[in-house]
């Protein structure tokens, strides 16, 4: 110094903004419309390699078999840009980089 492997999905969290809902000012005002605000507490809606859990898959091992047992390690991290309405622990990205 290469190459390979560190597995997929889901709910849900931390966090995220504001397209809809609401909600709050203002207008118009008949129901109700429209316009602004996310240093509006919320629903919707994004959402974690290094955050829960569950479920499949891999892998050892027992078991005629059906099944059953266990195992899936560690894991500090800019700036930058993307994308959906928009933002973020999403993505780039177990990425530059550090140890």
């Nucleotide at each position: 110094u290469u190459g390979a492997a560190g597995g997929g999905c889901a709910a849900c969290u931390a966090g995220g903004g504001u397209u809809c809902c609401g909600a709050u000012c203002c207008g118009c005002u008949g129901a109700g419309c429209g316009g602004a605000u996310g240093g509006c507490u919320g629903g919707u809606c994004c959402g974690a390699g290094a955050g829960u859990u569950g479920c499949c898959g891999c892998c050892u091992c027992c078991u005629c078999g059906c099944g059953g047992a266990g195992g899936u390690a560690c894991a500090c991290g800019g700036a930058g840009g993307g994308a959906c309405a928009a933002a973020a622990g999403c993505c780039c990205g177990g990425g530059a980089g550090a140890u």

Predicted 3D model of a 99-nucleotide RNA (Guanidine-I riboswitch aptamer) from an uncultured Ectothiorhodospiraceae bacterium. Model confidence (mean pLDDT): 84 of 100. It was read from a public genome assembly, where an Rfam model found it. It matches the Rfam family "Guanidine-I riboswitch aptamer". Its family is annotated with regulation of gene expression in the Gene Ontology.